[in-house]
């Protein structure tokens, strides 16, 4: 960098999914070393126990023991010293710092730049002072209370605690003077210290730094308008007060402001940066670890102390929680280091050290220090090192796999040589130690020492996406990130064997960021995929003609300070390398200071006239409004006239009519639309608008003129806005939802009909949506053209029925461009601006819930859960359409003759059976496999038998045979003859016998694994391809089109030239003649015989056999037709327009039909699913249905007589003639390849008879006799004779075949086959009728048309209703959470107030005062509480609809004119 996945293909839209990176990670399999980092994301829930903030004796008072030294000594010992200790106070400084945590905060927070009304202990600098004094308290000791915590009183006492006075460089405050307005001088008044110890630390008192830190501005920082107003100390102000300081910070007391659509106000949710991750990058995500800041320290309010705090490890108090407790009271805060136990998918030691780096305290030694340095645990990440290395082919075994040949793991392994990382053993002292020395909690290099010895998984292997094979399973058990895998050949499930891919680690899961241009700033769209508001008017916004001329905000460009560090990136360097650290550098795209610039935006001056508008003359129009008025029509009323129907519809019925309808004619009444003109026309913003006329009144156009930018868009907001529908009053012919009524139909709550109510109509006054569409917002501007029809204007020529030019509008075409195509094309979907709306996958859903409008219907605004991996657009090639055009065929029409009804035959389904073996089943199974089941066939079923077998490969040998016995037989046992046939001499063919672990053998399964073969469609005229062209492309041209044809035959045109497979022809047979040829076939003529016969002699003419020419080709002739093809008619012709028949059958299609013709893969059965025998079955029968035969009769039956064929067969045969027999048939036997035989051909002709009857029709059926095949007719053959003598009188709804030698009728062969056809396949004989014609049925070609169909219409689909699951929405109500408002209460605290107690310092006149303290008490408030509301969560009988779920139910809406076009 993309790929998969919507379609039968495409091209487009779009979603969904993957491939990379990355983690504080978790699980699941495994596990050698090592270095660097990381390690409670959940319960800001709760904690046992240790530790984490101490230090100073140089601030002080007092008190302890030891050593040493000194002195005493009653030799116990004292005492004094002591730079030495230990607990505790006073004092001091620290304890606000380090280390945690991220609840809570949307701005008092944090980043970035700025600003100043302020603080500041320790540390620096530079001055200047440090003097004289008082009174207390701890501690201790004494009392006394209390369980403890502690508390309380009395004596007494130190300080650098306290505190009074002095002085006062200076501070500060007040007054004065003078000033260059910066300050300068002078006065008054206030305001300081501490002191310890020996040389430096302190104390005070102002000044200055530095670093810290208060505060303030602006500008940025999530989501939500289904949160739109909000706010009263609020906004200002003038004074006060308060603060270190500014300031409604607070108060009084004026004013009425202040914020918000550039989102106030409320809700949700979150620490905020530097930075991680990802990404080309703009971004998006994210804030672990490590810095900066902020916020918290159980919950909450609060002050104290202090330079600093409203203070994690201080204090008060209030509540919740634990713990002591004597019940009276107390004590307690790990979001600090370990650690517990809860939670959780899930996170580690109650270690070592203060060596080192920092920090407190000290003058220092030092002393703390869970900061910190370090060890441990964890593959949690990153890095890195090893598990060897070289050689080694009989290519070993083992395991796969096979086509059994071999192949593969695989140099791979064993086997021989080497080498030692690391871990292991020893062992010694580099580094972290820095400063001369001292100091090491941990860590450890160099060096030696054995053995290859201790050290490899884990995912994948249909595509994506690197890696394939076998078995086993058989929509099962499984897998899946997505598309899909699995119903008996799974490269996809599970195993094995191989292979890819990573490695001490693979994989899953869980997130992020990319891919995703799929929210498009960089970088998207909106006619139809999603998406243009229903028009318009216009406030804020936004944006805006031409010229000059400032300015300088924007811009642009150069500078000033920031932008911490660390990270990321370049360069060096240090750990052997890397991770990882160290220096430097760049970067941090920001943000600020100053200056310069002036084209462009922006602000202002000063002109313009072309954008806009104003006036003015013309002007076209169903533009708006009101009012009057008119004709047709149509109903009603009334009269005439008329007499029996009418009306409707596919077809009919309800209606309506003898009380007089329809029809008709005359009069009057009513209401609602305006007919021709009228069109591709004209108006309007859109909706929309249509007899005349008259009043009112908008806009627009088209010439002039003036103003001088006055514009264009337009969130919100305003107006208009078809139809129905509301609400008042009216009005109502006609036409009419709803409603019953008649039809239709299974049904019809519908189309279709006859009624008919709201409404439709008009006033007023709501509604506010429509496919409200050119599905195309608004405006200006550029950018070839032609043209109709024309409708409005203005202007010029001119021959006046014309022609050019402009200018606004309305249509078609079309060129560049554009577009996924379709298609758009100066009316743009083109090229730029400009401002507005609107989309982000389908579905749920324009729904729910809020809110807003409405009388109501309802309409705007508008989700989420869950679901699916697609929905979609547009154009392709098929197939369909109860869609069009064209043509064609026994497809209809016209005809004939069947079928269906009888009885048989005969296959089939069904029953039945031990079996009724398989198979075909619309057409295209069903007298079909079967061109012929008594056994056999036979494959089924019964029952006996055999098991290397009935057959094949090897060996070996004679096969065979006679005979008698036992069985049903198959076999078994016993016997009697036998030593062959063929040869190239090598052997070989039959037969028989014998051996195996090996094979054999199966009509066993699976025609959905397959071959060959066949059916169909269809003998229909199609089916393709090269090459060029077009198209992004699926694919289209060619093969359409104009004419022909039986035909894609043919011809003409044409972006197409050609060619191939089918069509035709070439074959085969039939129809004429020729030629050759003459037997077995013929016999004209000649001759000859016979009772007759080509019988003979003999011909080769003829017919006729069977080989080879010829013939027919639209070849001539008129016509037509395009000067083509072709078509009609004609002549010749036997034969005419493919002569008639046959063979021949394009790509394909139907998983069509065959594993049981064969042939074959897998699979299965192996004393049986195989092989043998015997008997049964296949033949069965309540029934059903196909095909046929007979017939039903007189165009017939019978009888008798008679004449004419073809093609076929024959030696195991086919028989002549002759005898028997009533006959099948028997004897017997002659001939036999054009010779003999089958074999008499029926029908027909002649004459007779019979007379319309179930018959002289018609033959079933069943008795008895027989024949013939054949081992054997019983289950079960065919004939023949005698007898018998069913049904049926022409067939119902519906169906079948045939266009000529056909149909229909009539008889002969054949094949199989011992026998057994009414089938099957040929033959010939007699021979019709009919076609107007393509409207309709069927079926098929071509062209188009429309599809939501592609398994292709037997297709697709919709809703309800039934189950089952899932998420939601309402719903008395119930429970929490949060928050507004009103009120009550008011703990500690601070402030104020003080009548009551009380009181060292200071003053005193000694009384007392000043000051302070308790104590009351006012304000403020924290928890608490009551009331009343708001927002939100869970939950809820029931209830709404919605999703989703291989085979439920009912109908068939839609997609084709979907059959009533659909859609809103």
């Nucleotide at each position: 960098a993309g790929a998969g996945u919507u379609u039968g293909a495409u091209c487009c839209u779009g979603g969904c999914u993957c491939a990379g990176a990355u983690u504080g990670a978790a699980c699941g399999c495994u596990g050698g070393c090592g270095g660097c980092a990381u390690g409670g994301u959940u319960a800001a829930a709760a904690c046992a126990u240790g530790c984490a903030a101490g230090u100073c004796g140089a601030a002080c008072g007092a008190u302890u023991a030891a050593a040493g030294c000194a002195c005493c000594u009653u030799c116990g010992g004292g005492u004094g010293u002591g730079u030495a200790u230990a607990a505790a106070g006073u004092g001091g400084c620290g304890a606000a710092a380090g280390g945690g945590c991220g609840a809570g905060g949307a701005a008092u927070a944090c980043a970035u730049u700025c600003c100043u009304a302020c603080g500041u202990a320790c540390c620096c600098c530079a001055a200047g002072g440090u003097c004289g004094g008082g009174g207390a308290u701890a501690g201790c000791c004494c009392g006394g209370g209390g369980a403890a915590a502690c508390c309380c009183g009395g004596u007494g006492u130190a300080a650098u605690a306290c505190u009074c006075g002095a002085u006062g460089c200076g501070g500060u405050c007040c007054c004065g003077a003078c000033u260059u307005c910066g300050g300068u001088c002078g006065g008054g008044a206030u305001c300081a210290a501490a002191g310890g110890c020996u040389u430096u630390c302190g104390c005070u008192c102002g000044g200055g730094g530095a670093g810290c830190g208060g505060g303030g501005a602006a500008c940025a920082u999530c989501c939500u308008a289904u949160c739109a107003g909000g706010u009263u100390g609020u906004u200002g102000g003038u004074g006060a007060g308060g603060u270190a300081a500014u300031g409604g910070c607070u108060c009084a007391c004026c004013a009425a402001g202040c914020c918000a659509u550039a989102g106030a106000c409320g809700g949700g949710u979150a620490g905020c940066g530097g930075g991680u991750g990802u990404g080309a990058g703009a971004g998006c995500a994210u804030g672990a670890c490590c810095c900066g800041c902020c916020g918290c320290a159980u919950c909450g309010g609060g002050a104290c102390u202090g330079a600093g705090a409203c203070a994690c490890u201080g204090c008060c108090c209030g509540g919740a929680c634990u713990c002591c407790u004597a019940c009276g009271g107390g004590a307690g805060g790990c979001u600090g280091c370990a650690g517990u136990a809860a939670c959780g998918a899930a996170u580690a030691u109650u270690c070592c050290g203060c060596a080192a780096u920092g920090c407190g305290c000290g003058a220092a030694a030092g002393c703390g220090u869970g900061a910190c340095g370090g060890a441990g645990c964890a593959a949690u990440g990153c890095c890195g090192c090893g598990u060897g290395c070289a050689g080694g082919a009989u290519g070993a075994a083992g395991c796969c796999c096979u086509u059994c040949g071999g192949g593969g793991u695989g140099u791979a392994a064993a086997c021989u040589g080497c080498u030692g990382u690391c871990a292991g053993g020893g062992g010694c002292u580099a580094c972290c130690a820095a400063c001369a020395a001292a100091u090491g909690a941990g860590c450890a290099g160099a060096c030696c020492c054995a053995a290859a010895g201790g050290a490899a998984g884990g995912g994948c292997c249909g595509g994506c996406u690197a890696a394939c094979u076998u078995c086993g399973u058989g929509c099962c058990a499984g897998c899946a990130g997505c598309c899909g895998c699995g119903g008996u050949a799974a490269u996809a499930c599970g195993a094995a064997g191989g292979g890819c891919c990573c490695g001490a680690g693979c994989g899953u899961u869980a997130a992020u960021c990319g891919g995703a241009a799929u929210c498009a700033c960089u970088g998207g769209g909106c006619u139809u995929a999603a998406a243009g508001c229903g028009u318009a008017c216009g406030c804020a916004g936004g944006c805006g003609g031409a010229c000059u001329u400032g300015c300088a905000g924007g811009c642009a460009u150069c500078u000033u300070g920031u932008g911490a560090a660390a990270u990321c990136c370049c360069u060096c360097g240090g750990c052997u390398c890397a991770a990882c650290c160290g220096a430097g550098g760049a970067a941090c795209u920001g943000c600020u200071u100053g200056g310069u610039g002036a084209a462009c935006c922006g602000c202002g001056u000063g002109u313009c006239u072309u954008g806009a508008g104003g006036c003015a003359a013309g002007u076209a129009g169903g533009g708006g409004c009101u009012g009057u008025c008119g004709g047709a029509a149509c109903g009603c009323u009334a009269g005439g006239u008329g007499g029996a129907g009418u009306g409707g519809u596919g077809a009919a019925a309800u209606g309506c009519g003898u009380u007089g309808a329809u029809a008709u004619c005359u009069a009057g009444c009513g209401g609602a639309a305006c007919g021709c003109c009228a069109a591709a026309g004209g108006a309007g913003a859109a909706a929309u608008c249509a007899g005349g006329c008259a009043g009112c009144u908008g806009g627009g156009c088209u010439u002039g003129u003036c103003u001088g930018a006055c514009g264009c868009u337009g969130a919100g907001g305003u107006a208009c806005g078809a139809a129905a529908g509301c609400g008042u009053g009216g009005g109502u012919a006609g036409c009419g939802a709803a409603c019953g009524g008649g039809a239709u139909u299974a049904g019809a709550u519908c189309c279709c009909c006859g009624g008919g109510u709201a409404g439709u109509c008009c006033a007023c006054g709501c509604c506010g949506u429509a496919a409200a569409c050119g599905a195309u917002g608004u405006g200006c501007a550029c950018u070839a053209g032609a043209u109709c029809g024309a409708g409005g204007g203005g202007g010029g020529g001119g021959u006046u029925g014309c022609c050019c030019c402009u200018c606004a509008g309305u249509g078609u075409c079309g060129c560049a461009g554009c577009u996924a195509a379709c298609g758009c094309g100066u009316u743009a979907a083109g090229u730029u601006c400009u401002c507005c709306g609107c989309c982000u996958g389908g579905g749920g859903a324009g729904u729910a819930c809020g809110c807003c409008g409405g009388c109501a219907a309802c309409g705007g605004u508008a989700a989420a859960a869950c679901u699916c991996a697609a929905a979609g657009g547009a154009a392709u090639u098929g197939a369909c359409g109860g869609g069009g055009a064209c043509c064609c065929g026994c497809a209809c029409a016209a005809g004939c003759g069947g079928u269906g009804g009888a009885g048989c035959a005969u296959g089939u389904g069904g029953u039945u059976u031990a079996a009724u073996u398989c198979g075909a089943u619309g057409c295209a199974a069903c007298g079909c496999g079967a061109a012929g089941a008594a056994c056999c066939u036979u494959a089924c079923c019964u029952g006996c038998c055999c098991u290397u077998g009935a057959c094949a490969u090897u060996c070996g040998g004679a096969a065979c045979u006679u005979u008698c016995c036992a069985g049903a037989g198959a076999u078994a046992g016993a016997u009697u003859g036998g030593u062959g046939c063929c040869u190239u001499c090598g052997g070989g063919a039959a037969c028989c016998g014998a051996g195996a672990u090996a094979c054999a053998g199966g009509u066993g399964c699976u025609g959905c694994a397959u071959g060959g073969c066949u059916g169909u469609c269809g003998u229909c005229a199609g089916c393709u391809c090269g090459u060029g062209u077009c198209g992004u492309g699926a694919g289209a041209u060619g093969u359409u089109g104009g004419g022909u044809u039986a035909a894609g035959u043919c011809c003409c045109g044409c972006a197409a030239c050609g060619a191939g497979c089918g069509c035709a022809a070439c074959c085969c047979u039939u129809g004429u003649c020729c030629u050759u040829a003459g037997u077995u076939g013929c016999c004209a003529g000649c001759a000859c015989g016979u009772a007759a016969u080509g019988g003979u002699g003999g011909g080769a003419a003829c017919u006729c056999u069977a080989a080879g020419g010829a013939g027919a080709c639209u070849g001539c002739c008129g016509g037509u037709g395009a000067c083509a093809a072709a078509c009609c008619g004609g002549a010749g012709g036997a034969a005419g327009g493919u002569g008639g028949g046959g063979a021949c059958g394009a790509c394909g299609u139907c998983a069509a039909g065959u594993c049981a013709u064969c042939a074959u893969g897998g699979c299965c059965c192996u004393u049986a699913u195989g092989g043998g025998c015997a008997g049964g079955g296949c033949u069965a029968c309540a029934c059903a249905c196909g095909u046929g035969c007979u017939a039903c009769a007189a165009u017939g039956g019978c009888g008798a007589a008679u004449a004419c064929a073809g093609a076929g067969g024959g030696u195991u045969g086919c028989c002549a003639a002759c005898c028997a027999g009533c006959a099948a048939u028997g004897g017997u036997g002659c001939g036999c390849u054009a010779u003999c035989c089958c074999u008499u051909a029926a029908a027909g002709c002649u004459a007779g008879u019979c007379g319309u009857a179930g018959u002289c029709c018609g033959g079933a059926u069943u008795g008895g006799a027989g024949u013939c095949u054949g081992c054997a007719a019983c289950u079960c053959g065919a004939c023949u004779c005698c007898a018998u003598g069913a049904a049926g009188u022409c067939g119902g709804a519906a169906u079948c075949g045939c266009u000529a030698g056909u149909a229909a009728u009539c008889g002969c062969g054949a094949a199989u086959c011992a026998g057994a056809a009414u089938g099957u396949c040929g033959c010939g004989g007699u021979g019709a009728a009919u076609a107007c014609g393509u409207u309709c049925c069927c079926g098929g070609g071509u062209c188009u048309u429309g599809u939501a169909c592609a398994c292709a219409c037997c297709g697709c689909c919709c809703g309800u209703c039934a189950c089952a699951c899932c998420a939601u929405g309402g719903a008395a109500g119930u429970a929490g959470a949060u928050u507004g408002c009103a009120c009550c209460a008011g703990a500690a605290g601070u402030a104020g107030g003080u009548a009551g107690c009380u009181u060292a310092a200071c003053c005193u006149u000694c009384g007392g005062g000043a000051g302070g303290g308790c104590g009351c008490u006012u304000a403020c408030c924290a928890c608490g509480g009551u009331g009343u509301g708001g927002u939100u969560u869970a939950u809820g009988a029931c209830u709404g609809g919605g999703g989703u779920g291989a085979a439920g139910u009912c109908g068939u809406a839609a997609c084709a004119a979907g059959g009533u076009a659909a859609c809103c």